[in-house]
Molecule: c-di-GMP-I riboswitch aptamer
Organism: Aquibacillus saliphilus
RNA sequence: CCUAUACAAGGGCAAAAUUGUUGAAAAACAAUGACGCAAAGCCAAGGGCCUACGGAAAUCUAUGGUAGCCGGUUACUAUA
Numbered sequence: 001c002c003u004a005u006a007c008a009a010g011g012g013c014a015a016a017a018u019u020g021u022u023g024a025a026a027a028a029c030a031a032u033g034a035c036g037c038a039a040a041g042c043c044a045a046g047g048g049c050c051u052a053c054g055g056a057a058a059u060c061u062a063u064g065g066u067a068g069c070c071g072g073u074u075a076c077u078a079u080a
Base pairs, nucleotide, nucleotide: 003080004079005078006077012037013036017032018031019030020029021028022027035068041073042072043071046070047069048066049065050064054061055060056059
């Protein structure tokens, strides 16, 4: 340096729910919280999914979201 594995030793992240703020909504942020995670770090110019203010016109539409759906990319610790 590469590959594989990881019950978790150290360390890290933080679902649902509640409260507050923002937003048309989806959702985001902060606090509490602890379902889980070996990339639950980053990327929304690939696919999927959610929303539809506005626009079209009678159900469509992303320019809005989602990385904790897949994917891409970089990386810590331990062991082999």